[in-house]
Parts: sequence; C1' cells; structure tokens
RNA sequence: AGAGUUAACCAGGCAACCACUGUUUUAUUUUUUAAAAUAGAGGAAAGUCCGGGCUCCAUAGGGCAGGGUGCCAGAUAACUUCUGGGAAGCGUGAGCUUACGACCAGUGCUACAGAAAAUAAACCGCCUAUGGCUUUUUUUAAAAAAGAUCAGGUAAGGUUGAAAUGGUGUGGUAAAAGCACACCGCACAACUGGUAACAGUUUGUGGCAAAGUAAACUCCACUUGGAGCAAGAUCAAACAAGGUAAUAUAUGUUGCCCGCAUUUACACCUGGGUAGAUCGCUUGAGCUAGCGCGUAAGCGCUAUGCCUAGAUGAAUGGUUGUCUAUAACAGAACCCGGCUUAUCGGUUAACUCAAAUA
Repeated sequence: AGAGUUAACCAGGCAACCACUGUUUUAUUUUUUAAAAUAGAGGAAAGUCCGGGCUCCAUAGGGCAGGGUGCCAGAUAACUUCUGGGAAGCGUGAGCUUACGACCAGUGCUACAGAAAAUAAACCGCCUAUGGCUUUUUUUAAAAAAGAUCAGGUAAGGUUGAAAUGGUGUGGUAAAAGCACACCGCACAACUGGUAACAGUUUGUGGCAAAGUAAACUCCACUUGGAGCAAGAUCAAACAAGGUAAUAUAUGUUGCCCGCAUUUACACCUGGGUAGAUCGCUUGAGCUAGCGCGUAAGCGCUAUGCCUAGAUGAAUGGUUGUCUAUAACAGAACCCGGCUUAUCGGUUAACUCAAAUA
C1' cells in the first nucleotide's frame, strides 16, 4: 500500500416567498374569523412474525385436550429477544454459524447400487484341522504327498454405497475374529477445577460395539385463559313484527368436563328501523447529562434538565438561489421492547492478515 472482521453515526443542509395541521396568546368576530409565537413521519414508520402495557368477558375457579420453548448462567415487564460462557463445525486469523434434551420407552423411514442397511450377511474369496466320496504318484501293504467335490467353518482381503458391526501392531488359528495382549478410542466410577454446562498429559474397572434420522410420529422437562382501539366508555337519534323449551332447560369470549353465577323471557332464532358527536389519543417499562456497580446485556442515584405528531376520505407541499458526497428504500393512525425484509452514498473507531519488496 492492499485485503478483511466487528461496532456505531448520518439519511440532504442553508436562505427567501406562498400554502397545510395541532397547541398557546391577543382581538371580540354572525363565524369552522384574523394576527403572532411555537411544534410537526423512519432507520426501517414496512412485514404483522414474537412479547407485553391497556380495555372487556368477570361476581370463579380447576382439570384435560391443544399450543410454545429446548446446552449452562444471567438481564428484562415479558419474549422464539439480548449478554456472557460451554460444546460441535467453518476460517491462516480477527471472527462467524447452530431447530444444541432423548434413538436400549415404542412405531416408522434410509431410493439406486451392493452379498447384506439393524433380531441385518456370503457375490469374488480363504480353510480342509473334522466327516463322506473320488483321481494320480511313491511305497511290500498299511500309510504319505498332491488335486477335485459334497457337508461344514469363516468375515482378516476385495466389490457397492452418504453410511457396512472400533483403529494400529504383535501373538495365535486349518483359515480367521478382542480370540489374547500393548497402546489409542469408548463406557462407567472416583479425584481436581468450575455456580453450572463442561473440562482433564489424573487414577481405576470393563472387551465394550444393535449405523443414521426426532426441521419424522413420539417420549421427557419447563411453561401457557380468550378477544382486541373496528377494544371499550359517555351523550344523541331511532325502535315494526314473528317463532321456540319446560320445571327440565337455556346463557355466560377457542374446544370438552367439573364447578360457580344469572335467568324462566331480562334467554335463543328469523326479521325491520336508527347510527351523529365526544372521550379513549399521547407524560411514557420516555429522552438527555453526570456519578456509581457490573466482563457485558443492564441496574441504581442525582438534576427544581427536556416535553419532541395526534390526523380522522386522513396534515409538513411547491417555487427560487446556493452548498455538497448522494438521495436510494420509502409516510405515524393506541403505545412500547425485539426480530425479519428493502436500501443511494458518506463518516468514525478498534482488531486481523497470507504473499511480495526494502
């Protein structure tokens, strides 16, 4: 010089003119009027994927089904989020990824190939110590040597595959095999370190072996009411009719059961009429600064610190000039904490590095 890794910030600025919405003040205006001041869309406002605050069922719960999470320890209102650690894997490295409990509780699935894919096996092979049959040679005969075949033994070598019944070596065998031994691996126990997951140049015992898959059904541990701002509250307007059970029922915010409450038309079903305004609606698990605790995520205390959109067919736009690095993705609708997705360009900080040259 370059190539990378991690974290954070900005999201056009300035000036003038006109225009839009909220709040406050003044004038007192027939008034939804006029003037002034002040504030006015995001890093994701998006997706509606999680979690809550809040509201109602509600004067009542409990169980089952169903759902969610899945290494350990913390943070948080909570979460499938975040922080730190462990394990496995990837990378030279800084770092990154993980749907990370259980396969001897059970049931499934593993195409093709291959002998065989889990109560798993014999295609090419190896053996003839054992039993049967048979051929040739040598020998006086018995017998010996060699060959072939049937029964039998075997899985060390080879084949197939993503995966084939621990690995290397030595001994042993008819030929082989943890068959035996040594070392490694594996399982269990103890000891040591750690809150724990887990780790170990530790010690001992055991020949230990029936693969993979649970983002397959399932089992285990923990956890779990429902509906939602079109929730809900107040005021206004308007209000025909018909049908249904029976002392048993019916109704009550996922489903079933038990319980509890209300009810006998104040219930359920069909059907007609009316439907405008206000609240909820923005002061918050809020932001900023300082100090302290903590590895961190975060937590606590202080300040007479700050108040930053509340629209409702739905508000911030247009013109001119200038600066610049360049305007991409894109517009709140009860609020907040996360995750995911889209995206032009710029800035800052820390860390890592093969090769080459000097």
Predicted 3D model of a 358-nucleotide RNA (Bacterial RNase P class A) from Candidatus Providencia siddallii. Taxonomically the source falls in Providencia (Bacteria, Pseudomonadati, Pseudomonadota, Morganellaceae). Rfam family: Bacterial RNase P class A. Rfam links the family to the GO terms ribonuclease P activity, tRNA processing and dimeric ribonuclease P complex. Of the family's consensus pairs, 97% are formed in the model.